[in-house]
RNA sequence: UAAGAAAAAGCCAAACCCAUUGCGAGGUGGGGACGGAAAGCCACGGGUCUCUUCUAAGGACGGGAAGAUAGCCGGGUUACCUGGA
Repeated sequence: UAAGAAAAAGCCAAACCCAUUGCGAGGUGGGGACGGAAAGCCACGGGUCUCUUCUAAGGACGGGAAGAUAGCCGGGUUACCUGGA
């Protein structure tokens, strides 16, 4: 420094349940394990979702704005181990 998860030490924690918080998408804590070699961190680009507003008879679509999602993809950044260089 790349690659990998064979080994060793470990780590994280989906769905669901309980509590709590938010208008909501969701978040947080506990239980729980579907999975993960960055499923560590960051909203920079895209996607998806939510709320509000405008257009609109209503609804939907579309536009503007504010959010969520890092376990959607890409990107940035940090990192254990070792059979590669």
Predicted 3D model of an 85-nucleotide RNA (c-di-GMP-I-GGC riboswitch aptamer) from a Syntrophobacterales bacterium. The prediction has a mean pLDDT of 81. The organism belongs to Syntrophobacterales, within Bacteria.